[in-house]
C1' cells in the first nucleotide's frame, strides 16, 4: 500500500418563531421541564407483575435441553474451555449423550450393502472339470483397518515393525480430556435433524392480565342427570308449615390419575333461548434502571462509591418553518412507544475507529 478476520462508534449540531401532549406552578396555556429506537421490528426464548381455591408428593402421556465449568432473577442465552470438521492464517461452525435394548433406511451402480462376497483375475495346471484366495484391478458416499517386510501353491494379522483400535495403571487438569507405559491381533459400515433408549427441566391463562366506582336490568325461562341428609336455634303461626342463622355429612373444586392437606357445601354440575352494562378512575412506568470511577475475575459479570430520572398517549401527542455548522450531498440508511425488562434472530445508504492474520515494497 494490497487483500482478509474480529469488535465497535455514528446517522446529526446549535439558535429563533409557531403549534401539540404529560408533570409542576400561575389569576389566566401565564412560567417552567420533558417528549419516538439501535433495533421501537419479528411475536422466537426466559423472566417480572396479575388471577384462578388451590397447594404439596408421586405416577402417565406431552413437550424441551444433550460435552465440562462458570455467569444471570432466568433461559435452549452469555463467557471460557475440551473434542471435530473448515480455512495458509488470524478466526468460523457444530441439532456435541446412546448404533451390542429395539425396529426400520442405505436409490442408482455393483458379484455382493450387514445372518452381506467372486464380476475381472491369482494358484494347482498345458486344457476341461473341480478345488484354493480375498492380497492386485472394477461400481460406489461407503467393501471385513493403513504402509512395509517375511511367509505361501496362490494369499490373508498368517508373523512382525510402525501407525490405528481396546483394555488396565500413572502424571496433568475441578471438569470435559490429554500424554506416556504395559497387554491383546484387536475394529461385524453409515445414519438417531429415523422411531426410538438413557438423563435432566415443565401448572394454566395472560395488561383485551386484574382491582375499584357509578348506572341500569329479568337474583329470567326450558331440558337433562345425581341429590334433595342429621342437629341446634330465632320469628310468624292454634297447628301443619313457612323464613332467616348456625354446626355437620353427602357433593363439589387444580391440563391428566392417585393420597394428603386445605376451601366450598344441601343444591350441583351441562346445554340452550333471551336481557342489562360496553361509562370512569387505577393497573401506566424508580427500574434484575442508566452514567462514571475503584476493586476482584482470562471474560461473561459481581461488589463498593458518587452521580441521575429520561413518553404514558387512548383511536392515538413527541412536529412544521427558518437561519447556521459540519457532510460530496442533510426533509441523508433501516425504520415509529402501547404494562415492563433481559436475549436471540432480522433491517440497515454514507461516514469513522481499533486490534489481528496473510501477501508485496523500502530501510
Nucleotide at each position: 500500500c494490497c487483500a482478509g478476520u474480529u469488535a465497535a462508534u455514528u446517522g446529526a449540531g446549535u439558535g429563533g418563531u409557531a403549534g401539540c401532549u404529560u408533570c409542576g406552578u400561575u389569576a389566566a396555556a401565564u412560567c417552567g421541564a420533558a417528549g419516538a429506537g439501535g433495533a421501537a421490528a419479528g411475536u422466537c426464548u426466559g423472566g417480572g407483575c396479575u388471577c384462578c381455591a388451590c397447594a404439596a408428593g408421586a405416577u402417565a402421556a406431552c413437550a424441551g435441553u444433550g460435552c465440562c465449568a462458570g455467569c444471570u432473577a432466568a433461559u435452549u442465552g452469555c463467557u471460557g474451555g475440551c473434542g471435530a470438521g473448515g480455512g495458509u492464517a488470524a478466526c468460523c461452525u457444530c441439532a456435541g449423550g446412546g448404533a451390542u435394548a429395539g425396529u426400520g433406511c442405505c436409490a442408482c451402480a455393483g458379484a455382493a450393502a450387514a445372518u452381506a462376497a467372486a464380476c475381472c483375475g491369482c494358484c494347482u495346471u498345458a486344457u476341461c472339470a473341480a478345488g484354493g484366495c480375498a492380497a492386485g484391478g472394477g461400481u460406489g458416499a461407503a467393501a471385513a483397518g493403513g504402509u512395509g517386510u517375511g511367509g505361501u501353491a496362490a494369499g490373508a494379522g498368517c508373523g512382525c515393525a510402525c501407525c490405528g483400535g481396546a483394555a488396565u495403571u500413572u502424571u496433568g487438569g475441578u471438569a470435559a480430556c490429554a500424554a506416556a507405559a504395559u497387554u491383546c491381533g484387536c475394529a461385524u459400515g453409515g445414519a438417531a435433524a429415523a422411531c426410538c433408549c438413557c438423563a435432566c427441566u415443565g401448572g394454566g391463562a395472560g395488561c383485551a392480565a386484574g382491582a375499584c366506582c357509578a348506572a341500569a336490568u329479568a337474583g329470567a325461562a326450558a331440558c337433562a342427570a345425581c341429590a334433595u341428609g342429621a342437629c341446634u336455634u330465632u320469628a310468624a303461626g292454634u297447628a301443619a308449615u313457612u323464613a332467616g342463622a348456625g354446626u355437620c355429612u353427602a357433593g363439589u373444586c387444580u391440563g391428566a390419575u392417585c393420597u394428603u392437606g386445605g376451601a366450598u357445601g344441601a343444591g350441583u354440575u351441562g346445554u340452550u333461548u333471551g336481557g342489562g352494562u360496553u361509562g370512569g378512575u387505577c393497573g401506566c412506568u424508580u427500574g434484575a434502571g442508566c452514567u462514571a470511577g475503584u476493586u476482584g475475575g482470562u471474560a461473561a459479570c459481581a461488589a463498593c462509591u458518587a452521580g441521575u430520572c429520561u413518553a404514558g398517549a387512548u383511536a392515538a401527542a413527541u412536529u412544521a418553518c427558518u437561519a447556521c455548522u459540519u457532510u460530496c450531498a442533510a426533509u441523508g440508511a433501516c425504520a415509529g412507544a402501547a404494562c415492563c425488562c433481559a436475549g436471540c434472530u432480522u433491517a440497515c445508504a454514507g461516514a469513522u475507529u481499533a486490534a489481528c492474520u496473510g501477501g508485496c515494497a523500502a530501510a
This is a predicted structure of a 363-nucleotide RNA (Bacterial RNase P class A) from a Candidatus Pelagibacterales bacterium. Rfam family: Bacterial RNase P class A. By type it is a ribozyme.